[in-house]
Context: one part of a larger RNA
RNA sequence: GAACGAACGCUGGCGGCAGGCUUAACACAUGCAAGUCGAGCGCCCACUUCGGUGGGAGCGGCAGACGGGUGAGUAACGCGUGGGAACCUACCCAGGGGUAAGGAACAACUCAUGGAAACGUGAGCUAAUACCUUAUACGUCCUCCGGGAGAAAGAUUUAUCGCCCUUGGAUGGGCCCGCGUUGGAUUAGCUAGUUGGUGGGGUAAUGGCCUACCAAGGCGGCGAUCCAUAGCUGUUCUGAGAGGAAGAUCAGCCACACUGGGACUGAGACACGGCCCAGACUCCUACGGGAGGCAGCAGUGGGGAAUCUUGGACAAUGGGCGCAAGCCUGAUCCAGCCAUGCCGCGUGAGUGAUGAAGGCCUUAGGGUUGUAAAGCUCUUUCACCGGUGACGAUAAUGACGGUAACCGGAGAAGAAGCCCCGGCUAACUUCGUGCCAGCAGCCGCGGUAAUACGAAGGGGGCUAGCGUUGUUC
Repeated sequence: GAACGAACGCUGGCGGCAGGCUUAACACAUGCAAGUCGAGCGCCCACUUCGGUGGGAGCGGCAGACGGGUGAGUAACGCGUGGGAACCUACCCAGGGGUAAGGAACAACUCAUGGAAACGUGAGCUAAUACCUUAUACGUCCUCCGGGAGAAAGAUUUAUCGCCCUUGGAUGGGCCCGCGUUGGAUUAGCUAGUUGGUGGGGUAAUGGCCUACCAAGGCGGCGAUCCAUAGCUGUUCUGAGAGGAAGAUCAGCCACACUGGGACUGAGACACGGCCCAGACUCCUACGGGAGGCAGCAGUGGGGAAUCUUGGACAAUGGGCGCAAGCCUGAUCCAGCCAUGCCGCGUGAGUGAUGAAGGCCUUAGGGUUGUAAAGCUCUUUCACCGGUGACGAUAAUGACGGUAACCGGAGAAGAAGCCCCGGCUAACUUCGUGCCAGCAGCCGCGGUAAUACGAAGGGGGCUAGCGUUGUUC
């Protein structure tokens, strides 16, 4: 000098754009953040013009694996980059086929009954795109090449939407490898599923991934192991560059979801707002037993130098469901708060010498503040008042918003501070103080004339900011 997710002190007019718990991955009151489908199905309730309409819980389907948060863990194929073979992929696109015949249940509901509650238990009835069996199989899978195995679901407003098998694609993902990826040797040895083989199991798939047997290997000063620290990257800051430092916002990947473990369902999870077990904590209880998980958006307490509203809307973009109308969406789009940052604008312009008054200095003549003020002549950006009033949206639909913008009106009117002045370093005098009180980044000032302390006048610098502190280069 530059920079900052900054903080603190003094000060503070407006707008645009951005940013806003870096600390306790501490604990959380309250509300909302994931639903949807009656064009899959039966039932109940209400209304009814008797045509139907609306609502409810339930069975069923799809979606809750996305989107959103956080960085605890992780020094690792986690990430980055470049390759690879033994894989999967719901919805979507394209191609080839098919959609036949039957059956038995379980919720809801009714009855009975247990419990304070959460929630059940028994009996009976019932539908389906829920479940099961049979048939069929172009292509598909297995095969000892003889053969064997495997499917479907219907709905309606009659034009569609679906369903099953199979091939290819697209998209997304799983796995393997080369190279790169912090510090410590005051960590030198580490390793028994350990290293390899065979058989078997397991997986969508390779593989000690697991298991039995066999062999005795494998890694290491080119730093194994251990300890400490840390999410990684695109990027960001700085620098002429080389480099150094960082990894907020935005984007990609990873990991986590009270702590630890586990699987279920599913195309996909070992699943933030799903389930089970254990633990800590909080709450309810009739003491028998139950309920919960903000590192979602707001918000509260706590910690801290320090970081915002318990706001509006689905209008746009995007997502889920649905044929659709539509419903949901704290994603998102907006608004609110904060000079936290960057950028822009303003706080007036011209004229005005008796160089007014006042202040300060003075050698008492004067000098300076100073065209500065007043006065006179103007202007109206921004703010204020009134009117018109968008783009973003397309035939309709606008939260933002009566906002931006435009027009008119009034009046210099509402709008300047902060730091410094010994040298480095731009800027000097007087008074007070008297090694005191104090200053200070370094050198150093202050003990009776202090340009260095405090005040005043004057001056210098930056400016809605200015200084200080912290950190990086």
Molecule: small-subunit ribosomal RNA, 5' domain
Organism: uncultured prokaryote